[in-house]
RNA sequence: AAAUGAGCAAGGCAAAUCUAGCAAGCUAGAAACGCAAAGCUUAUCAAGCUAGCAACGCAAAGCUAGGAAGUUAUCAAC
Repeated sequence: AAAUGAGCAAGGCAAAUCUAGCAAGCUAGAAACGCAAAGCUUAUCAAGCUAGCAACGCAAAGCUAGGAAGUUAUCAAC
């Protein structure tokens, strides 16, 4: 420098489900489907959900994001 690999070393994240609050969802605890970016950005693109509305359709500058893209990053090999 790179993101090819995850054996070696240290770690990290946490799906479904259950309990409580609860618009979506999120938070806390338990749990552990899995993840080499399952870190971050998202008023970039795409997709979805809810509030709401002139209502059967539209849809937020609210929410999700383990889609893409961008960006940062542990160890090892080359």